[in-house]
Context: one part of a larger RNA
RNA sequence: AUCUCUCUAAGGAACUCGGCAAAUUGGCCCCGUAUCUUCGGUAGAAGGGGUGCCAUGUUUACAUGGCCGCAGUUAAGAGGUCCAACCGACUGUUUAGCAAAAACACAGCUCUCUGCAAACACGCAAGUGGACGUAUAGGGAGUGACUUGUGACCAAUGCGGAAAGGUGAAACCCUGGGGUGAAAGCUCCGGGUCUAAGCCCCCGUGAAUGUCGGCCGUAACUAUAACGGUCCUAAGGUAGCGAAAUUCCUUGUCGGGUAAGUUCCGACCUGCACGAAUCAAGUAACGAGUUGGACGCUGUCUCGGAGAGAUGCCCA
Numbered sequence: 001a002u003c004u005c006u007c008u009a010a011g012g013a014a015c016u017c018g019g020c021a022a023a024u025u026g027g028c029c030c031c032g033u034a035u036c037u038u039c040g041g042u043a044g045a046a047g048g049g050g051u052g053c054c055a056u057g058u059u060u061a062c063a064u065g066g067c068c069g070c071a072g073u074u075a076a077g078a079g080g081u082c083c084a085a086c087c088g089a090c091u092g093u094u095u096a097g098c099a100a101a102a103a104c105a106c107a108g109c110u111c112u113c114u115g116c117a118a119a120c121a122c123g124c125a126a127g128u129g130g131a132c133g134u135a136u137a138g139g140g141a142g143u144g145a146c147u148u149g150u151g152a153c154c155a156a157u158g159c160g161g162a163a164a165g166g167u168g169a170a171a172c173c174c175u176g177g178g179g180u181g182a183a184a185g186c187u188c189c190g191g192g193u194c195u196a197a198g199c200c201c202c203c204g205u206g207a208a209u210g211u212c213g214g215c216c217g218u219a220a221c222u223a224u225a226a227c228g229g230u231c232c233u234a235a236g237g238u239a240g241c242g243a244a245a246u247u248c249c250u251u252g253u254c255g256g257g258u259a260a261g262u263u264c265c266g267a268c269c270u271g272c273a274c275g276a277a278u279c280a281a282g283u284a285a286c287g288a289g290u291u292g293g294a295c296g297c298u299g300u301c302u303c304g305g306a307g308a309g310a311u312g313c314c315c316a
Stems, first nucleotide, its partner, number of pairs: 002310007010302002014300001019297001027051005036041001038145001057062001068072001080295007087287002092104002108143007120129003146282004151212003156209002158205004165200003173192008213231005240274001241271001252268005
């Protein structure tokens, strides 16, 4: 010097990206418990008190009496707590070297296919699964507890439907011509009629793929524009939310918290570029999730110091 520990005056996060690490807390008994809530919970909330043997008191831990039991942690082992916000409802699952999560799954919701020799899947087939099941069943897709909701557009794309018309291949049928041949025939080039699916056309369909405007003017301060005009469109974004896990400008502006706050919380709305099952907005409970704050606590720090053990090196 390194590693693993122990203690540390005064201060107590001043450390740092960040309380990372460490410390605090800890069992049992009693008292006592807010907010919110889906009334189950939150809750061991929080916060208090006690925790033991014998005898004296002169004690240094601690004070009075005498023994009992709802009840004394002999050592070790044994929750730090609270306030807010985001995401995901939850318990679960996952990258078997480095990511455990807000990702996956989930119960619930919706659409769609399937009438049974089912749809669908594997297989050349036989056959098998589905299922010794039968629409309260099975397959596929999306969403993801719960609560309140889920707007407009069918022009494009997809899907479904219907049958009138248009188009529509070969074959059959009708028919013209060339070559060759004695002919039959063979061969080549046409024309017409008829006609399947499909496509065109028509209708429907968004919890199907998707999409959801621009310019100008206007109120007796100003500002703004309930109002009007005009162009375009299939229709011009409804409710709700909003500088957001989404906001570029941006450390937006105002308020809160701090002595001081690019983070955080509450508002505003000018949404570069939220928005309704690629769901919207809330939400108790839950989380080795993310973010901000507070109390307690501490060698994280001011700023170091002391000690124990180990390792390394040197000497014997």

Model confidence (mean pLDDT): 82 of 100. This is a predicted structure of a 316-nucleotide part of an RNA (large-subunit ribosomal RNA, domain IV) from a soda lake metagenome. Its Rfam family is "Bacterial large subunit ribosomal RNA". Rfam links the family to the GO terms ribosome and structural constituent of ribosome.